Notes: A computed fold for a 686-nucleotide part of an RNA from a sediment metagenome, annotated as large-subunit ribosomal RNA, domain II. RNAcentral holds the full RNA, with entries from SILVA. Model confidence (mean pLDDT): 84 of 100.
Context: one part of a larger RNA
RNA sequence: GCCUGCGAGUUGCUCGUAUGCGGCGAGGUUAAGCGAUGAGCGGAGCCGUAGCGAAAGCGAGUCCGAAUAGGGCGUUUUAGUCGUAUGCGGCAGACCCGAAACUGAGUGAGCUACCCAUGGGCAGGUUGAAGCGGGGGUAAGACCUCGUGGAGGACCGAACCCACGUAAGGUGAAAUUUGCGGGGAUGACCUGUGGGUCGGAGUGAAAGGCUAAUCAAACUCAGUGAUAUCUGGUUCUCUCCGAAAUAUAUUUAGGUAUAGCCUCCGGUAAAUUUGCGUGUCGGCUGUAGAGCUACUGUUUGGUCUAGGGGCCCUACCAGGUUACCGAAACCAGGCAAACUCCGAAGACCGAUACGUCUACCCGGGGAGUCAGUUGCUGGGGGAUAAACUUCAGCGUCAAAAGGGAAACAGCCCAGAUCGCCGGCUAAGGUCCCUAAGUGCAUGCUAAGUGGGUAACGAUGUCUGAGUGCAUAGACAACCAGGAGGUUGGCUUAGAGGCAGCCAUCCUUGAAAGAGUGCGUAACAGCUCACUGGUCUAGUGUUCGGGCGCGGACAAUUCAACGGGGCUCAAGCAUGCCACCGAAGCUGCGGGCUUCACCUUUGGGUGGAGCGGUAGGAGAGCGUUCCCGUGUCGUUGAAGCGGCCGCGUAAGCGAGUCGUGGAGAAGCGGGAAGUGAGAAUGCAGGC
Numbered sequence: 001g002c003c004u005g006c007g008a009g010u011u012g013c014u015c016g017u018a019u020g021c022g023g024c025g026a027g028g029u030u031a032a033g034c035g036a037u038g039a040g041c042g043g044a045g046c047c048g049u050a051g052c053g054a055a056a057g058c059g060a061g062u063c064c065g066a067a068u069a070g071g072g073c074g075u076u077u078u079a080g081u082c083g084u085a086u087g088c089g090g091c092a093g094a095c096c097c098g099a100a101a102c103u104g105a106g107u108g109a110g111c112u113a114c115c116c117a118u119g120g121g122c123a124g125g126u127u128g129a130a131g132c133g134g135g136g137g138u139a140a141g142a143c144c145u146c147g148u149g150g151a152g153g154a155c156c157g158a159a160c161c162c163a164c165g166u167a168a169g170g171u172g173a174a175a176u177u178u179g180c181g182g183g184g185a186u187g188a189c190c191u192g193u194g195g196g197u198c199g200g201a202g203u204g205a206a207a208g209g210c211u212a213a214u215c216a217a218a219c220u221c222a223g224u225g226a227u228a229u230c231u232g233g234u235u236c237u238c239u240c241c242g243a244a245a246u247a248u249a250u251u252u253a254g255g256u257a258u259a260g261c262c263u264c265c266g267g268u269a270a271a272u273u274u275g276c277g278u279g280u281c282g283g284c285u286g287u288a289g290a291g292c293u294a295c296u297g298u299u300u301g302g303u304c305u306a307g308g309g310g311c312c313c314u315a316c317c318a319g320g321u322u323a324c325c326g327a328a329a330c331c332a333g334g335c336a337a338a339c340u341c342c343g344a345a346g347a348c349c350g351a352u353a354c355g356u357c358u359a360c361c362c363g364g365g366g367a368g369u370c371a372g373u374u375g376c377u378g379g380g381g382g383a384u385a386a387a388c389u390u391c392a393g394c395g396u397c398a399a400a401a402g403g404g405a406a407a408c409a410g411c412c413c414a415g416a417u418c419g420c421c422g423g424c425u426a427a428g429g430u431c432c433c434u435a436a437g438u439g440c441a442u443g444c445u446a447a448g449u450g451g452g453u454a455a456c457g458a459u460g461u462c463u464g465a466g467u468g469c470a471u472a473g474a475c476a477a478c479c480a481g482g483a484g485g486u487u488g489g490c491u492u493a494g495a496g497g498c499a500g501c502c503a504u505c506c507u508u509g510a511a512a513g514a515g516u517g518c519g520u521a522a523c524a525g526c527u528c529a530c531u532g533g534u535c536u537a538g539u540g541u542u543c544g545g546g547c548g549c550g551g552a553c554a555a556u557u558c559a560a561c562g563g564g565g566c567u568c569a570a571g572c573a574u575g576c577c578a579c580c581g582a583a584g585c586u587g588c589g590g591g592c593u594u595c596a597c598c599u600u601u602g603g604g605u606g607g608a609g610c611g612g613u614a615g616g617a618g619a620g621c622g623u624u625c626c627c628g629u630g631u632c633g634u635u636g637a638a639g640c641g642g643c644c645g646c647g648u649a650a651g652c653g654a655g656u657c658g659u660g661g662a663g664a665a666g667c668g669g670g671a672a673g674u675g676a677g678a679a680u681g682c683a684g685g686c
Base pairs, nucleotide, nucleotide: 001686002685003684004683005682006681011092012091013090015089016088017087018086019085020084021083022082023081024080027047028046029045033041034040051058052057061073062072063071064070095233096232098230102223103222104221105220106219107218113197114196115195116194117193118192119191120190121189122187124156125155126154127152131148132147133146134145135144136143160184161183162182164181165180166179167178168177199215201211202210203209236620237619238618239617240616241615246259247258248257249256250255260369261368262366263365264364265363266362267361274359275356276355277354278353279352280351281350282349283348285346289342290340291339296336297335298334300332301331302330303329307325308324309322310321311320312319372397374395375394376393377392378391379390380389381388402413403412404411417590418589419588420587422586423585424584428580429579430578431564432563433562437577439576440575441574442573443572444571450566456550457549460547461546462545463544464543465542466541467540468539469538477534478533479532480531481530483507484506485505488502489501490500513528517526518525591610592609593608594607595606596605597604598603621675623672624671625670626669627668628667629666631664632663639659640658641657642656643655644653645652646651
């Protein structure tokens, strides 16, 4: 891992409640017990028939009260009770499995920690303490030297003990080892045997270490099915309906209670139609927008001016003036969630008509839900960030399959009862992959733009509207001129149009700056403005619109159209026709639900419907056992295997063949240890 078997809403209660069925009914019913395990007896007790009050108590009333007031709860209106089945709740382990723990009683020191008693062990080599002796030395010593001696938690190093490094091993040779090195090795050393101390306790040269592969409280059994607002699992089928992820509260936030939303039953096929949708009418409102000499604030420029500052004048009082500041007022122009002189569309409330046809409302039984998600719209937070966060409105997903978007829960289209090798459409498409147009008309694009991006930039190109100049000749090009006073003055080494400063005149002329740029050391030289000629018809400029261009940089070629490929498109814009395209709509046939009508009670016809998680309701299939019934079976029961057949499903076959060898199914009832794929499920097999 697979296979087979086992494996989870049960049982008890003289507990409650609701519903179905049954008995009796203003009553219903017994319990223990007796009795034959019977019939029956047993009325104690319980519920109901009357309530009010805390109660005494009173009673169709009663309580509060001084009350005959007033008010509360009652009466007038009447059905209960016992049994049984089912739903749900309560108390019990209460659907099943699962703790970490807690408590009690015991078992452990043959492992290990420490201690006690008694034994054992430590190759070999080295060093050479004290003491002692000889000699020297001294007044005597001290001291020196030679020997002797054999100390040490001394040295080197086996046994023995340990475990520092590294490698291997890591489904090991081994649940801690092996190899190579390493530390101690006469000591606080190692070790045999016997003995002692233990569970909030021991022991500990102290690491929370060790106390039998177990230790921040051992192990075994018991309390015990501890508790688990947590995780996992929870077994056959079909039919109808079908949620929620919100509000409030919570030692509450992943729990729960009540409400909201779902389902079932009743009121009820009742009501001069409750609800919902659309139209019309009426009401309500202060949002979007807009506005502000309509308020509250804010704000730009200007006019005007009170006041203030500066300056002048001045003994004081005053006065004058001002390129300063500036309230208010005025003119023009703005802004606002917490501004409004205004003000929609909608929303909401009501009336009415039509549509729908009970969808509404009330009472009761049963729930689930309280983590939502994403898209668009209107807001807050954030950075007018987030697949961000928090509200509101609508939709989708959740709980929704199908078609489109290459692929893609939440986008677009559209809601799957079943069958069909029928038809029409939606979104989206129609050159090939690939179903359907190489469709039509008119433009645009040259960038493969299309087929990713901004500010900004640009004689891209199409188009619209202005405006300047122009046959008295424009724009561009070419030819010619572009002069004189003068080298203007200053400055400067120089400054001659052209470093810089100041001024910028006059003359001749068709025209020509005290000079536009290049240039020179300074001149020179080239050129421009400006003028004439040649030529000839448009040429400049501004503001819009359409489509393109640059801006454009990422990690393995193409790879930022799904691909091929596409250029009067197979791109873009506008218009038109046709076709394809889904589980949509429709045709034919079948099934089911519900309502209405008809009915010969068999059913028929018609309308509406049949996606679905949590969940509610209904109808069934199958397993084991029991009772009843009529049956089957050695001329072969059940079981098992193959084939065939039937039913909408669970399933079924007294069809058939084989195997098997003794019981079995059908029908009507009853009772449950009643259905397996999942629980890191349990046991066994492989």